[in-house]
RNA sequence: AGAGUUUGAUCCUGGCUCAGGAUGAACGCUGGCGGCGUGUCUAAGGCAUGCAAGUCGAACGAGUCCGCCGCAAGGCGGACAAGUGGCGAACGGGUGAGUAACACAUUGGUAACCUGCCCUGAAGUUCGGAACAACCAGGCGAAAGCUUGGCUAAUCCCGGAUGUGAUCCGCUGGCAUGAGUCGGCGGAGGAAAGGCGCAAGCCGCUUCAGGAGGGGCCUAUGGCUUAUCAGCUUGUUGGUGAGGUAAUGGCUCACCAAGGCUAUGACGAGUAGCGGGCGUGAGAGCGCGACCCGCCUCACGGGGACUGAGACACUGCCCCGACUCCUACGGGAGGCUGCAGUCGAGAAUCUUCCACAAUGGACGAAAGUCUGAUGGAGCGACGCCGCGUGCCAGAUGAAGCCCUUCGGGGUGUAAAUGGCUUUUCUCAGGGACGAAUUUAUGACGGUACCUGAGGAAUAAGGGGUUGCUAACUCUGUGCCAGCAGCAGCGGUAAUACAGAGACCCCGAGCGUUAUCCGGAUUCAUUGGGCGUAAAGCGUCUGUAGGCGGUUCCGUAGGUCGUUUGUGAAACUCCAGAGCUCAACUCCGGAUGCGCAGGCGAAACCGCGGAACUCGAGGCCGGGAGAGGCAGAUGGAAUUGCCGGUGUAACGGUAAAAUGUGUUAAUAUCGGCAAGAACACCAAAUGCGAAGGCAUUCUGCUGGAACGGACCUGACGCUGAGAGACGAAAGCGUGGGGAGCGAAUGGGAUUAGAUACCCCAGUAGUCCACGCUGUAAACGAUGAUCACUGGGCAUUGGCAGUAUCGACCCUGCCAGUGCCGUCUACCUAAGCUAACGCGUUAAGUGAUCCGCCUGGGGAGUACGGCCGCAAGGCUAAAACUCAAAGGAAUUGACGGGAACCCGCACAAGCGGUGGAGCAUGUGGUUCAAUUCGAUGGUAAGCGAGGAACCUUACCAAGGCUUGACAUGUCUGGAACGCCCCGGAAACGGGGCCGUGCCCGCAAGGGAACCAGAACACAGGUGCUGCAUGGUUGUCGUCAGCUCGUGCCGUGAGGUGUACCGUUAAGUCGGGUAACGAGCGCAACCCUUAUCCCGUGUUACAUUGUUCACGGGAAACUGCCUCCGUACAGGAGGAGGAAGGUGAGGAUGACGUCAAAUCAGCAUGGCCCUUACGCCUUGGGCUACACACGUGCUACAAUGGCCGGUACAAUGGGUCGCUAAGCGGUAACGCGGAGCCAAUCCCAUCAAAACCGGUCUCAGUUCAGAUUGAGGUCUGCAACCCGACCUCAUGAAGUCGGAAUCGCUAGUAACCGCGUAUCAGCCUCGGCGCGGUGAAUACGUUCUCGGGUUUUGUACACACCGCCCGUCACGUCAAGGGAGUCGGUAGCACCUGAAGCCCCACGUUCGUGGGUCCAAGGUGAGACUGAUGACAGGGACGAAGUCGUAACAAGGCACCGGUAGCGGAAGCUGUCGGUG
Repeated sequence: AGAGUUUGAUCCUGGCUCAGGAUGAACGCUGGCGGCGUGUCUAAGGCAUGCAAGUCGAACGAGUCCGCCGCAAGGCGGACAAGUGGCGAACGGGUGAGUAACACAUUGGUAACCUGCCCUGAAGUUCGGAACAACCAGGCGAAAGCUUGGCUAAUCCCGGAUGUGAUCCGCUGGCAUGAGUCGGCGGAGGAAAGGCGCAAGCCGCUUCAGGAGGGGCCUAUGGCUUAUCAGCUUGUUGGUGAGGUAAUGGCUCACCAAGGCUAUGACGAGUAGCGGGCGUGAGAGCGCGACCCGCCUCACGGGGACUGAGACACUGCCCCGACUCCUACGGGAGGCUGCAGUCGAGAAUCUUCCACAAUGGACGAAAGUCUGAUGGAGCGACGCCGCGUGCCAGAUGAAGCCCUUCGGGGUGUAAAUGGCUUUUCUCAGGGACGAAUUUAUGACGGUACCUGAGGAAUAAGGGGUUGCUAACUCUGUGCCAGCAGCAGCGGUAAUACAGAGACCCCGAGCGUUAUCCGGAUUCAUUGGGCGUAAAGCGUCUGUAGGCGGUUCCGUAGGUCGUUUGUGAAACUCCAGAGCUCAACUCCGGAUGCGCAGGCGAAACCGCGGAACUCGAGGCCGGGAGAGGCAGAUGGAAUUGCCGGUGUAACGGUAAAAUGUGUUAAUAUCGGCAAGAACACCAAAUGCGAAGGCAUUCUGCUGGAACGGACCUGACGCUGAGAGACGAAAGCGUGGGGAGCGAAUGGGAUUAGAUACCCCAGUAGUCCACGCUGUAAACGAUGAUCACUGGGCAUUGGCAGUAUCGACCCUGCCAGUGCCGUCUACCUAAGCUAACGCGUUAAGUGAUCCGCCUGGGGAGUACGGCCGCAAGGCUAAAACUCAAAGGAAUUGACGGGAACCCGCACAAGCGGUGGAGCAUGUGGUUCAAUUCGAUGGUAAGCGAGGAACCUUACCAAGGCUUGACAUGUCUGGAACGCCCCGGAAACGGGGCCGUGCCCGCAAGGGAACCAGAACACAGGUGCUGCAUGGUUGUCGUCAGCUCGUGCCGUGAGGUGUACCGUUAAGUCGGGUAACGAGCGCAACCCUUAUCCCGUGUUACAUUGUUCACGGGAAACUGCCUCCGUACAGGAGGAGGAAGGUGAGGAUGACGUCAAAUCAGCAUGGCCCUUACGCCUUGGGCUACACACGUGCUACAAUGGCCGGUACAAUGGGUCGCUAAGCGGUAACGCGGAGCCAAUCCCAUCAAAACCGGUCUCAGUUCAGAUUGAGGUCUGCAACCCGACCUCAUGAAGUCGGAAUCGCUAGUAACCGCGUAUCAGCCUCGGCGCGGUGAAUACGUUCUCGGGUUUUGUACACACCGCCCGUCACGUCAAGGGAGUCGGUAGCACCUGAAGCCCCACGUUCGUGGGUCCAAGGUGAGACUGAUGACAGGGACGAAGUCGUAACAAGGCACCGGUAGCGGAAGCUGUCGGUG
């Protein structure tokens, strides 16, 4: 310090999320030690038990016990300690309920006050008296306790004396001036207590003054949310008097006055103890107020006073209430928000511990007593800090585990093993400081610490590993299970789930959750914005407020300097010190940004005064204008009515129909009437604050500009509230109503059509008066002032020049526009995310106002205000999403535009779709009908040839190291032959026989066969969405890119635009581009002409068909014209061929997760006596049907018969097969020739041509089907071959909608060859030649494609996106007849205790009154819970209806308003262009 996330990508806006730190925490897993801290945040809920405030006998009188003296009475001493008395109990400790307040903090005041104990000073302490407890006696009560009578002491109470001070009164002086204060004189009335001690004396007591510390009261300033709380207040504000208090004061009361507070936020509501400080942050800030310190507050809820120096009193009193307990039912007792502890609540928070040794407190003369304050210990990883769980050596590296390309790699010096050490641990020994104080005194504690011994011994986990974010592999799972902070992972190869290994981070902890700050400049003072992203009020006038021209003088509020006081300590920071370090603690310093006082400065702001004219205003002058209001006025048009002419139509639409018309329409002529709006002028025009304003004339009236420089003298700008104006629609009342025209009716369209179109038509549109107050009220741009280059046009005014004058021209001021194109001129600078803005700023500055803070919910609900209503203004939350957006880019798309191309259409020729058959496919069937291919781009496709084989399928029978490969061992050569069972595979048995190499031999080896066991083989099993390779398609379309440079923040653009041209991104011109690559073209092959060479086997005779090899030729080269001087185009010559001569091969970047795991290869998964292998038979050939591709036809341009002519490509030795012979034929016999320019298929053809016949018929057309007989191949033609002969002779008479091919040697027609192959279902494929056309005006339309442009809410890219109703489910919020609570007040009633007042009585008390807690009654306010029901909202995998929006979205869209409609929506009217 940033990062992730909106997009195909980009920039911006903007939200969400993460990394950091923190905590009184909690939860999960884990857990060795110590130190220092810390620990009910919830129920201020209820509490058992114990303790937490007593002490003093040196204030007092009894009493009990003990001791001593004494015979006893009694006395003395000690201890205990109920009572009287004194002091304390108002401190210390707890809590945060209440409180928005002088409660707190800071600063001042108190001349308006108090103060026990303590300190200092002054003066005093005299004489008397009466009681009441205890105690004794009696009574009541269950108890608590109460009561009557009697005795008694005091530092208890009372009376008298004295009286320095004090207090009061009178007189008076100084100072001050609001009541004062300091003195002097005189007068008045008020004090006291003793105790101890032999004593000295000490401790007390009384009055006064002062001090210290503590407190009361008052002031200024500061610190929460809410205006959906805007008015509040009657003791209220003030005065006079009185009461009351320590004291001021409406604090209280009587009377008088009518004030007081408030947009600088009163009053109300909600929330909250405040501060020092704490957390975070660079800071400014933001959040918090645990522990520690200060202040306040409360003490079961509420009220009240008493005592006292101090209380309205936590462990005091009285009363009311709730609750708990005791009870003899009459009545009583109680208050843990003290320390422990308990129940409850809760995610959650400790011991019913030790000690007064230390510090401190109360009492006491003291000893001392008391002290859950405090000091300590215990529990909890709750936090911070420190330490440890060992150290060294130890392998080319054990085992295990994991991965692997099987070679190895990792864990890893890690372990084992050897050596060493002992922090920690255990045991043993010693053993503190804390004690202040000479003696005694230590809870902690036999603790810390020290020494010794033992032994690596007692001690490691948690989270993470897709990115952010450090860390990766395997296996399992298969949108399941699950993960997740955000983005997002998971649908069979998951680094994201789960497990494992490895790794990363931290470590006695690690993660998660919650909360706060940060990042967030995302509330912006530091430090943001508002044309289009959220955001300028519709406009103006103006109040408060804010801001404000020039000069001088004064002042000193702001401001600035300096100084004094204060700003507690702790905390923080700096420096240092003590615990072994640290945490922790101690010491010193700084800071504490503030407040108050004193002194000073005077520039700026403010204030007071004086002046100025440039801001502003006034005055005068002549002009401009759809500015406003009112009254008149004109013509055209429309409609209606009347009359004439006239006849069958008119009208309307894409086309129609409804409608109008023979009762005379429309058309046309004349007349009359009505209402509304004002053509031309007219424009880039003008005016107005905006809305808005247009015939003409008149009247009244507002504003602006210009010129003059006469007047005023800062009078200004903005403007919260407020007021006024404010299109259209709408509302009220009354008129008016021609045209238009929501609603409505009808006609069309349509699947429907509540629409678009048509025919009618009511409100309305118009007028008057009144309301409404909104618009895309827009320049989506607030007002004002100043500054910063130009040019052009135009409106108004003025001046100059010129002129007789005007026009023109030049300049100035004010307004309105533009900076583009043929074409010079482009806008400069600046700003902006870009688009764009650019003197009319969105530039540079200043002032003021308004507004924004993610999308949806929602401009909605509730509340309030306004309105007759419609509705308007103000304006949330729950919930939900990870985006929603702006501008620009590249594509794609458009029922947008332009240009161009293609057998794309058109023009032609022939087909398909109908029939029969062949073939492929779907479907169905089947034991199996193996599998794949499926719009174009599957379907005579893989298959260029399924009877067995093939074969992958089915049935049955068999085999298990296997049909096939490699390795090991044993045996045997191998091979061949025979027999039995069997359908075969297979099983059983037998015969024959030894070769090759090395070696003398024994033996060994190679190939082969058999057997055995194990590694392994094998799989046409799955995944073409894991792949390679190959292929189809767009498309032989002209495109697709790169390097450098340039432009742009960037995606990206340029290059590759544009013009001409081409088949072509072909070429030329041109150009911020210059070059280059893959494509195009060319190079290659075939073919057309010629030449040369060679010439077998070829003709046929001597150079030529032909074959082979090589070469030439064509390049717009030549001419004319067009074109730009080009590129090129049109025509022509020559030529075999002419503008690519024809054909082929050749297929850019890419698209379709296109096709293929079954051609092959291959990752992964799966099978292993089977999903492998062998065999026999069957199936792939099934058949109601549907589709594709073909063949043959339907006939006379033909069929049949006869005759006769002309090819080319090819193939052949397991072959082609001649001649000849047989057979009607298929074919057979035959065997010559040929390994091929030689022989054969093959005289090679057929159509063609010639002749004959048939004569329009289901035929002498057509040939399916079927029967019979044969031929050939083959182990075998039943399922299931082809061919031949004879017989049979079906459909079919040219084919609906629709659809295919082809532009020349092409289509069409005709035959021939060939691969596969034993044979063949071949009518298919691939080739070959023969005959040989027609047509193309043209590019409107269909399809496909290319380039440019435009719009876009699309990017899975229009087969896109997307809106609303309905149906179902879930959730939250609002309304709701009501119902049930809570809070604060109001009115009335009642009214405890108690202060105060009055009366009686005065020892005690009794009665009454005011006030008042609680309670009751009543009507409301605010707030919460709940509620049948109805309405909307959000979300949801999939549903229903339509298609509203995005492209001209198929009716351009949107805003306001009104009506209507299942719904999106439609229509009217005005407005905007987004």